[in-house]
Context: one part of a larger RNA
Molecule: small-subunit ribosomal RNA, 5' domain
Organism: Olea welwitschii
RNA sequence: GGAUGAACGCUGGAGGCAUGCUUAAUACAUGCAAGUCGGAUGGGAAGUGGUGUUUCUAGUGGCGGACGGGUGAGUAACACAUAAGAACCUGCCCUUGGAAGGGGAACAACAGCUAGAAAUGGCUGCUAAUACCCCGUAGGUUGAGGAGCAAAAGGAGGAAUCCACCAGAGGAGGGGCUUGCAUCUGAUUAGCUAGUUGGUGAGGCAAUAGCUUACCAAGGCAAUGAUCAGUAGCUGGUCCGAGAGGAUGAUCAGCCACACUAGGACUGAGACACGGCCCAGACUCCUACGGGAGGCAGCAGUGGGAAAUUUUCCACAAUCGGCGAAAGCCUGACGGAGCAAUGCCGCGUGGAGGUAGAAGGCCCACGGGUCGUGAACUUCUUUUCCCGGAGAAGAAGCAAUGACGGUAUUUGGGGAAUAAGCAUCUGCUAACUCUAUGCCAACAGUCGCGGUAAGACAGAGGAUGCAAGUGUUAUCC
Repeated sequence: GGAUGAACGCUGGAGGCAUGCUUAAUACAUGCAAGUCGGAUGGGAAGUGGUGUUUCUAGUGGCGGACGGGUGAGUAACACAUAAGAACCUGCCCUUGGAAGGGGAACAACAGCUAGAAAUGGCUGCUAAUACCCCGUAGGUUGAGGAGCAAAAGGAGGAAUCCACCAGAGGAGGGGCUUGCAUCUGAUUAGCUAGUUGGUGAGGCAAUAGCUUACCAAGGCAAUGAUCAGUAGCUGGUCCGAGAGGAUGAUCAGCCACACUAGGACUGAGACACGGCCCAGACUCCUACGGGAGGCAGCAGUGGGAAAUUUUCCACAAUCGGCGAAAGCCUGACGGAGCAAUGCCGCGUGGAGGUAGAAGGCCCACGGGUCGUGAACUUCUUUUCCCGGAGAAGAAGCAAUGACGGUAUUUGGGGAAUAAGCAUCUGCUAACUCUAUGCCAACAGUCGCGGUAAGACAGAGGAUGCAAGUGUUAUCC
């Protein structure tokens, strides 16, 4: 000198765009953040004088809750980055050729009885389906033969047809796995390792594999740093630097890991699952003491910690996502508004004229000098400000549909009106005098300054630098 997710002091006009718990992965009141489909389905309810039509939906069923959003605790590792590979899986989507024949038994809801304070149940009986089961069929599968095994569902419509369902082949996108290279500090850590290294048989997985197990062999790693200990999410990037390189990993983007702590599986195409389940633990809450409920590292918000970080806001109008045939519903993703000079960028606080060089302050050699064209005064303008009028784009898709927002923008009127500070002035370093103080009080980044004329402390006048900021502190180069 540059930089920062900064903080603190003093000060503060307005706009655009960004950014905003770096500390306690601390504990959380309250609300919301994942639903949807009645065109799968049996009921029930509303409504109607009745039928029909319509609307709603607790249950069964389907798809989605594995995405999106948060955090960085753990992890020195195939976690990440890069470059390759072969022994794999893949819902929805695309392409392609096939197939959907026949039958059956239940379980919720519901009704009755009943246990419990509640959470939640128990027994008996009835019932539908795109829920479940059986038989048949099969260009699939088991190394060949033989012999086996394994499918399906309907809905809407007057119909055409459309949407679903089943098994196969191919694709796209996604995911799992393996490997080369690369990846912080410490030797005041020198030896480490028994499923350890390899083989065979068996098991297991979507798949390779000591992944697991039995037996056999005795290997494997290490001074090119194993093991151990400490620290740490990694990267694209960001900051500094002419570069080499050093530091760093907020926001945005990719990957990974985690979801009160530890463990486990279930379902499923996909999880060992943030707002799912089970067990244990700590904590909080309810209880009729028998037993139950909970998990903000989602968005707001609260306590606590801290130098320090925002609203319990608006809207699904746009973009995306889920479900649905669609209308549509849901969406704290997202789009916006609010707060904060936290940062960057541009703008303003007026322009022109104006010497009696006014009053006043300060200095003085008492002649004067300086603040200073600065002010007053004259005239002009209106960015901004106040009042009024018009008023978007963002909306795609005939029409309708805008949270932002009566916002941006534009136009008329008014009046210089509403708007300047902070630090420094001995040298480094741009900027000097007076007064007061008297090694005191103080200053200080450093050399240092202050003991009676202090350009260094304090005040004043003046000057210098930057400017809605300016100084200090912290950290990096």